[in-house]
């Protein structure tokens, strides 16, 4: 929506609301302090920044760079949490002759 006399969604009571995708957010980032390791090594802990945002702030991999010293660095893969949608699961009613479309 079409058919059909007619085919709807008034009130109560419980209870449930899963997984996937996708957008916002943040860049899984920066920035200090303290210890700790030292090419078989490059971490630990603690602090405030960042989000109309609670919580997280690490991981794997290559490349580099440091030669005993105190500092890492690029590039790249891979979440978790807020909130929103999308499909969609479960849950309680209700309806149920037919056909057809989302």
């Nucleotide at each position: 929506g079409g058919u059909u006399a007619a085919a709807u969604c008034a009130a109560u009571u419980g209870a449930a609301u899963a997984a996937c995708u996708c957008g916002u957010a943040u860049a899984a980032u920066a920035g200090c302090g303290g210890g700790a390791a030292u090419u078989u090594g490059g971490c630990c802990c603690g602090c405030g920044a960042g989000u109309a945002u609670c919580u997280a702030c690490c991981u794997g991999g290559u490349c580099a760079c440091c030669g005993g010293a105190a500092a890492u660095g690029a590039c790249u893969g891979g979440a978790c949490u807020a909130c929103g949608a999308g499909c969609g699961c479960a849950u309680a009613g209700g309806c149920c002759a037919c056909c057809g479309c989302g």